[in-house]
Molecule: Lysine riboswitch aptamer
Organism: uncultured Mediterraneibacter sp.
């Protein structure tokens, strides 16, 4: 120094396929009614298309979804499992810029669940993610050797084999 298999756990991490409820009587669609000139995915800008044979909101009434997130059973990969930020490059949009989405490839952060505040997504008071604080927990050094106390970080820690 390599090479292999392995541990952490209030449900270990991810991806996936099947239901189930949410999601909502929302979103859209017809019909009437008001309205009177705009409207068409987050902003501008433009191009295109609808509209005085009546748009935008708005109300009444008839129909009426879908994704993400979640629960319940499976399966598959696996223990930097995986998560967050940056920065490049690509790819979807009607076309330009910004923003935002997925993928890639690097850098740099976090050992793990949990609970509290907050601060972002979210339709939510679910749930996910950032940030601080608490105390559990694994692991390793150091003290003590009595129950423990302090400290570090996963490229780390144990095991075996080789050199």
């Nucleotide at each position: 120094a390599g090479a292999u298999a392995g541990a952490g756990g209030u449900c270990g991490c991810a991806u996936u396929u099947u239901u189930c409820a949410u999601g909502a009587g929302u979103a859209c669609g017809a019909u009437g009614a008001c309205g009177g000139a705009u409207g068409u995915a987050u902003c501008a800008g433009g191009a295109a298309c609808a509209g005085u044979u009546g748009a935008a909101c708005u109300c009444a009434c008839c129909g009426g979804a879908a994704a993400g997130g979640g629960g319940a059973a499976g399966a598959u990969g696996c223990c930097g499992a995986a998560a967050g930020g940056g920065u490049a490059a690509a790819a979807a949009u009607c076309c330009u810029g910004a923003a935002g989405u997925u993928u890639u490839a690097u850098c740099c952060u976090u050992g793990g669940g949990c609970a509290u505040g907050u601060c972002g997504u979210g339709a939510a008071c679910a749930g996910c993610g950032g940030c601080a604080u608490g105390a559990c927990u694994g692991u390793c050094a150091u003290c003590g050797c009595a129950g423990g106390a302090u400290g570090g970080a996963g490229u780390g820690c144990u095991a075996u084999c080789u050199g």